Predicted 3D model of a 167-nucleotide RNA (FMN riboswitch aptamer (RFN element)). The prediction has a mean pLDDT of 76. Its Rfam family is "FMN riboswitch aptamer (RFN element)". Rfam describes the family as follows. The RFN element is a highly conserved domain that is found frequently in the 5'-untranslated regions of prokaryotic mRNAs that encode for flavin mononucleotide (FMN) biosynthesis and transport proteins.
RNA sequence: AACUGUCUUCAGGGCGAGGUGAAAUUCCUCACCGGCGGUAAUGCGACGGAAACCUUCCGUCGUUAGUCCGCGCGCGAAAGCUGAUUCGGUGCGAUUCCGAAACCGACGGUAAACGGUCGGCUGUCUCAUCAGACGCCGCCGCAAAGUCCGGAUGGAAGAAGAUAUGU
Numbered sequence: 001a002a003c004u005g006u007c008u009u010c011a012g013g014g015c016g017a018g019g020u021g022a023a024a025u026u027c028c029u030c031a032c033c034g035g036c037g038g039u040a041a042u043g044c045g046a047c048g049g050a051a052a053c054c055u056u057c058c059g060u061c062g063u064u065a066g067u068c069c070g071c072g073c074g075c076g077a078a079a080g081c082u083g084a085u086u087c088g089g090u091g092c093g094a095u096u097c098c099g100a101a102a103c104c105g106a107c108g109g110u111a112a113a114c115g116g117u118c119g120g121c122u123g124u125c126u127c128a129u130c131a132g133a134c135g136c137c138g139c140c141g142c143a144a145a146g147u148c149c150g151g152a153u154g155g156a157a158g159a160a161g162a163u164a165u166g167u
Stems, first nucleotide, its partner, number of pairs: 002167002004164007016030004031147002033105002035071004043063009066103002074081002085101005107150003114141003118138004123134004
């Protein structure tokens, strides 16, 4: 110094404004957010070198992707499954740079509308009545969040560090 074992700590961000409504951070319009490892021609930073300070060039290191390659998270009894990007520009070379326009985001909970073979009405209409249609109120059901609440004072990709009588 490397590997291996053990232990410790850390390890996710976001509803601001307006509209509708009795009620919505859930609907509608705009807004806002982006875990871990890898990849890197750009950009940024540090160091070193060259010419002559600035500056330019070269090299090394660090950093640089929500949509590329993997992983975590999530679902499942298991096997296993698991989201989303294009166009233009530069260039030998970019899904990573620059410009523009898009798209994606677990599970459970939670307005209205909507639905009901449910209940009520000294509401309206048809009608002699019975009855029916519509309306309103209640109840039930369905639906509804990347950002709120909950499982979660959890778990975890991994990061940093300590330690060993280990190799």